[in-house]
Context: one part of a larger RNA
Molecule: large-subunit ribosomal RNA, domain VI
Organism: Latrodectus hesperus
């Protein structure tokens, strides 16, 4: 920048990528076959195993500061409670997210055209003969069915809905403004993320954060009182403290504004 106004959605599918795998077992059946010894096609289930995709209830990993404990050391004047630093100081557990070893899906199926091959009718060549004309089967392969991208597919499709027929300048084309519909910038943010983008919101609002109240983690906080010489034990207590998870709440910030964008 195009796709002959200008927007926002929804769609078609040229094309192109992926995917395509394949054991055991069993039942037909110890039946066809075979002197036995063995042992089948077809045909129908069941269950793996690699490979892919998504996912986080379950298993299990990690969860860099969630929560006990605990060791040395400085501080908060002592006690007690804490707090720093020591590799997160060490140790035991763990939300939420990200994970596999964990879960839950997949190869299916019909169809076209074929290839080896197998054939029908049939000369050439009175017979034969799948081939010379004609016509019909046949593969895990091929091309479709299936997943995904995808109208710059300049062959630039397709629907549907929103905006309008303003001003200045030119003889005209045009060139300029200010506006519709939208749209960006600017904030709050996250399912999204290097930056953009993509997605959720901006007061007519649950986007974030805070507060409340659940979920879950940890495991009886502090202080007090009671035992006991004390260490310390009981009570008060499933207490206290809690990142990321689920929801209610406008208490704090998303304010105020500014930019662009058509006249066919």
């Nucleotide at each position: 920048c195009g796709c002959a106004g200008g927007a926002a959605a929804a769609u078609u599918g040229a094309a192109a990528a992926a995917a395509u795998u394949u054991g055991u077992u069993c039942u037909u059946a110890g039946u066809a076959c075979g002197a036995g010894a063995g042992g089948a096609c077809c045909a129908g289930a069941a269950u793996g195993a690699a490979c892919u995709c998504a996912c986080c209830u379950c298993u299990a990993g990690u969860g860099c500061a969630u929560u006990a404990u605990u060791u040395g050391u400085u501080a908060u004047g002592c006690c007690a409670a804490u707090a720093g630093c020591a590799c997160a100081g060490a140790u035991a557990a763990g939300u939420a997210g990200c994970u596999a070893u964990g879960u839950g899906a997949g190869g299916u199926u019909u169809g076209g055209a074929u290839a080896a091959g197998u054939g029908c009718u049939g000369a050439a060549a009175g017979c034969a003969u799948c081939u010379a004309a004609g016509c019909a089967c046949g593969a895990a392969g091929c091309c479709a069915u299936u997943u995904u991208u995808a109208a710059g597919a300049u062959u630039a499709a397709u629907u549907u809905u929103c905006c309008c027929a303003u001003c200045c300048u030119u003889u005209a084309a045009u060139g300029g403004a200010g506006u519709a519909a939208g749209a960006u910038c600017c904030c709050u943010u996250a399912a999204a993320a290097a930056c953009u983008a993509u997605a959720a919101g901006g007061u007519u609002g649950a986007u974030a954060g805070g507060u409340u109240g659940g979920a879950a983690a940890u495991g009886u906080a502090a202080g007090c009182a009671u035992g006991g010489u004390g260490a310390c034990a009981u009570g008060u207590u499933g207490a206290g403290u809690u990142g990321a998870c689920c929801a209610a709440u406008a208490c704090u910030a998303a304010u105020a504004g500014a930019u662009c964008g058509a006249g066919g």